[in-house]
The RNA shown here (Glycine riboswitch aptamer) has 88 nucleotides. Its Rfam family is "Glycine riboswitch aptamer". Gene Ontology term of the family: glycine biosynthetic process.

RNA sequence: AGGAAGUUCCGGAGAAUCCCGAAAGGGUGCCGAAGGUGCAAGGCGGAAAACCGCCGAAUCUCUCAGGCAAAAGGACGGAGCAAGCAGU
Numbered sequence: 001a002g003g004a005a006g007u008u009c010c011g012g013a014g015a016a017u018c019c020c021g022a023a024a025g026g027g028u029g030c031c032g033a034a035g036g037u038g039c040a041a042g043g044c045g046g047a048a049a050a051c052c053g054c055c056g057a058a059u060c061u062c063u064c065a066g067g068c069a070a071a072a073g074g075a076c077g078g079a080g081c082a083a084g085c086a087g088u
């Protein structure tokens, strides 16, 4: 110089209140915004080169997990605390 995680309050989308079953549980169709998977530019290494390997972001992608009335949860945003402390 700059202001992370965490924490309090406020806002916060999508998708069968589906079907079978006494229940436990099972099935079909769907959603993406907890978490997780994949990677573009670029970087690093190898190779004479072509090229190969590794690293590499998201609200993109997949749908493993999660979810599909309300409630809860909820990425993200705003205002405080944290605190003048950590990391850089």
Stems, first nucleotide, its partner, number of pairs: 001088001006081006018027003029068003035064001036062001038060001042055005